[in-house]
Context: one part of a larger RNA
RNA sequence: CUGCAGCCAAGGAACUCUGCAAAAUGACCCCGUAACCUAGGGAGAAGGGGUGCUCACGGCAAGUGAGCCGCAGAAAAAUGGCCCAAGCGACUGUUUACCAAAAACACAGCUCCCUGCGAAGGCGCAAGCCGAAGUAUAGGGGGUGACGCCUGCCCGGUGCUGGAAGGUUAAGAGGAGGAGUCAGCUCAGGCGAAGCUCCGAGCCGAAGCCCCAGUAAACGGCGGCCGUAACUAUAACGGUCCUAAGGUAGCGAAAUUCCUUGUCAGGUAAGUUCUGACCCGCACGAAAGGCGUAACGAUUUGGGCGCUGUCUCGGCUGCAGGCUCG
Numbered sequence: 001c002u003g004c005a006g007c008c009a010a011g012g013a014a015c016u017c018u019g020c021a022a023a024a025u026g027a028c029c030c031c032g033u034a035a036c037c038u039a040g041g042g043a044g045a046a047g048g049g050g051u052g053c054u055c056a057c058g059g060c061a062a063g064u065g066a067g068c069c070g071c072a073g074a075a076a077a078a079u080g081g082c083c084c085a086a087g088c089g090a091c092u093g094u095u096u097a098c099c100a101a102a103a104a105c106a107c108a109g110c111u112c113c114c115u116g117c118g119a120a121g122g123c124g125c126a127a128g129c130c131g132a133a134g135u136a137u138a139g140g141g142g143g144u145g146a147c148g149c150c151u152g153c154c155c156g157g158u159g160c161u162g163g164a165a166g167g168u169u170a171a172g173a174g175g176a177g178g179a180g181u182c183a184g185c186u187c188a189g190g191c192g193a194a195g196c197u198c199c200g201a202g203c204c205g206a207a208g209c210c211c212c213a214g215u216a217a218a219c220g221g222c223g224g225c226c227g228u229a230a231c232u233a234u235a236a237c238g239g240u241c242c243u244a245a246g247g248u249a250g251c252g253a254a255a256u257u258c259c260u261u262g263u264c265a266g267g268u269a270a271g272u273u274c275u276g277a278c279c280c281g282c283a284c285g286a287a288a289g290g291c292g293u294a295a296c297g298a299u300u301u302g303g304g305c306g307c308u309g310u311c312u313c314g315g316c317u318g319c320a321g322g323c324u325c326g
Base pairs, nucleotide, nucleotide: 001321002320003319004318005317006316007315008314010312011311014310019307027051028050029049030048031047036041038146052068053067054066055065056064057063069073081305082304083303084302085301086300087299088297089296093105094104109144110143111142112141113140114139115138121130122129123128147292148291149290150289152222153221154220157219158218159215160214161213162212163211166210167209168208172204177199178198179197180196181195184191185190223241224240225239226238227237250284251281262278263277264276265275266274
């Protein structure tokens, strides 16, 4: 000096990204327990008190009385620290085997679409099998994610569903017409039946697309400029342009706010964090759900009490190494 273990005056988070780590709390009995709440919970809330041994009594349990010892009686070990506020996720669960356990995944519940049974869907070349020895209160797929209150407007584009009048349209069908060949004819230039071989028009030909509707808990989208009130400021109000329609409720400097340490208030002696407000939302917003929410969490953030070698600031001790000598 390093590792492991133990102790410390005074102070007590001044340490630090962060109380990380350590300390503290701790068992059982009794008293006593707030907000909030889904009335179950929150609760071991919090906060207090007690605890040994002997004898007697006791329905021998609880306990009552008398007495005894120690610094100390849950005498050792083992054995919750607690509170306040906020974010996220309802919850128990699941996960990156070996850097991430989470606000990610899942989840009951909600919703949309498909599926009438040889179901849809899936595996397989097939046979066949799963679905299911099930039958729409069933099965498959997508989204959302307990619960409470809710979930606005747009169908122009894309998708899907329905429609079939018209437009377009393949193979096919059809064969007008044309070409080559050669019997024949010829005025010798050509014309040219049948057959064979090639092209091949109009007309008839589905679905699809165009078209017409519907559909957003389908993919998605949800404006600009100018003016206006008897101080000022602001604009309930008006004008105008554009759009398929111009963001409703609720929330809002937010896990979202660039400017920004916004402004005000709270907490601190002092607060880029935190909490409550405000709203000019760069660039929230309603099942890629919106806003709340008791309970829950090895979750994240801020604050407090207790307690401490985290620190002021270091010291000592034990064990094991290193180091020196052999």

Large-subunit ribosomal RNA, domain IV from an uncultured Candidatus Saccharibacteria bacterium, 326 nucleotides, folded computationally. Its mean pLDDT, the model's own confidence on a scale to 100, is 90.